[in-house]
RNA sequence: CCUCUGGAAAGACGCGCUCCGAACGGGGCGCGGCACCGACGGAGUAAGGCGCCACGGUUCCUCCACGGGACCGCCGCCGAAUCUCUCAGGUCACGGGACAGAGG
Numbered sequence: 001c002c003u004c005u006g007g008a009a010a011g012a013c014g015c016g017c018u019c020c021g022a023a024c025g026g027g028g029c030g031c032g033g034c035a036c037c038g039a040c041g042g043a044g045u046a047a048g049g050c051g052c053c054a055c056g057g058u059u060c061c062u063c064c065a066c067g068g069g070a071c072c073g074c075c076g077c078c079g080a081a082u083c084u085c086u087c088a089g090g091u092c093a094c095g096g097g098a099c100a101g102a103g104g
Stems, first nucleotide, its partner, number of pairs: 001104006011034001013032008035091003041087001042085003048078004055073007
């Protein structure tokens, strides 16, 4: 990478047209607005790593001033997910589907 198998979650409502048949009732399509799900995809993120002009702290050179060094903080970048977000996607079925098993 390919094949097969398994594979969750979440939607009711209003209007219009139409179908089952006259009705109760139900189905399909379109529009509306609200609600909801997380497991295509996407995004954020820990420890840690790298960097660092200036600024702050500690410490050393040194007894002091000036100056300088080291470490830490701040800041920047990298950095995982089944966590988080819900852009995308999805909320009958079909389909899709992270992930898992078997085979090649």
Molecule: Glycine riboswitch aptamer
Organism: Falsiroseomonas bella